[in-house]
Context: one part of a larger RNA
Molecule: small-subunit ribosomal RNA, central domain
Organism: uncultured bacterium
RNA sequence: CUGGGCGUAAAGAGCUCGUAGGUGGUUUGUCGCGUCGUUUGUGUAAGCCCGCAGCUUAACUGCGGGACUGCAGGCGAUACGGGCAUAACUUGAGUGCUGUAGGGGAGACUGGAAUUCCUGGUGUAGCGGUGGAAUGCGCAGAUAUCAGGAGGAACACCGAUGGCGAAGGCAGGUCUCUGGGCAGUAACUGACGCUGAUGCUCGAAGGUGCGGGUAUCGAACAGGAUUAGAUACCCUGGUAGUCCGCACAGUAAACGAUGGAUGCUCGCUGUUGGCUUUUAUAGUCAGUGGCUUAGCGAAAGCGUUAAGCAUCCCACCUGGGGAGUACGCCGGCAACGGUGAAACUC
Numbered sequence: 001c002u003g004g005g006c007g008u009a010a011a012g013a014g015c016u017c018g019u020a021g022g023u024g025g026u027u028u029g030u031c032g033c034g035u036c037g038u039u040u041g042u043g044u045a046a047g048c049c050c051g052c053a054g055c056u057u058a059a060c061u062g063c064g065g066g067a068c069u070g071c072a073g074g075c076g077a078u079a080c081g082g083g084c085a086u087a088a089c090u091u092g093a094g095u096g097c098u099g100u101a102g103g104g105g106a107g108a109c110u111g112g113a114a115u116u117c118c119u120g121g122u123g124u125a126g127c128g129g130u131g132g133a134a135u136g137c138g139c140a141g142a143u144a145u146c147a148g149g150a151g152g153a154a155c156a157c158c159g160a161u162g163g164c165g166a167a168g169g170c171a172g173g174u175c176u177c178u179g180g181g182c183a184g185u186a187a188c189u190g191a192c193g194c195u196g197a198u199g200c201u202c203g204a205a206g207g208u209g210c211g212g213g214u215a216u217c218g219a220a221c222a223g224g225a226u227u228a229g230a231u232a233c234c235c236u237g238g239u240a241g242u243c244c245g246c247a248c249a250g251u252a253a254a255c256g257a258u259g260g261a262u263g264c265u266c267g268c269u270g271u272u273g274g275c276u277u278u279u280a281u282a283g284u285c286a287g288u289g290g291c292u293u294a295g296c297g298a299a300a301g302c303g304u305u306a307a308g309c310a311u312c313c314c315a316c317c318u319g320g321g322g323a324g325u326a327c328g329c330c331g332g333c334a335a336c337g338g339u340g341a342a343a344c345u346c
Stems, first nucleotide, its partner, number of pairs: 003318003008299001012314001014202001017199001021195003025089003028085004033081002035077008048066007092192001093189003096185005104178007111155001116150007126137002163170002207248006217241001221237004259313006267291010295302002319346003328339004
């Protein structure tokens, strides 16, 4: 390499879009490129394989045949793949129309509870914290409680095995703008599809730059404890950060540890959104859960949301450590990211 694999053993890229490429529904005609048959030439000789023969045998040698799996030409076949017809079709795909659910996205405005702080009232000696304490706060009047005010951040109940989104993710309310889905209908286009190397975009938290903001929480840091020690766990504080705008970064157990698409293969039972109707303990389509048949699986398990049966395309794996390291290159302000070895060792 062939092969065999990829939920948990090594292995699905974090996700989408999409170029090249690969691959692709039904019917007819035509071509005969692939494909198939036959034939001719060529495929040096030796070697190789088979048979026979010659040295007493063998090795060795000679002769004949085969093979040389290939290439080219001629003739023929046209099922399958392909080209052509700007051929036709409608079930794939898309558009239209009628409905419909939603924390899908962006912007603006706005609400109440709570924390903290400030002002004033009431009020007095404690509060706070813990396993127990102490640091800390408090007679300059704290904690508690009432009233008023400021500001930032997050949205209790509803709330769910629930909903939406490609993934990351998305939740107080209202308005504006906007993407996608689903169902019904069957008017239109007529294979326009699927996948997708390179590439472009999006991408939690943390981090970076500049400018704002800062209530809470809180790396670092300080103090108090604990302890043999305690650079921790616990406590009191607390800076970056947490929030906003713009720009960068590009990684996660980015997980269903399960790539995408299509078709096929028993059922039972919840639930979300449509539709139908003879309103039933109904049917049907799309999701989302539980259990299970066949089958699969090393097993546990998976099981119409497959890890079953098949087809197409892409990514990836090939013993452990060394190592996701070194070097080089690319990207980045940096942090670091991407690509990614070997010696040696078991």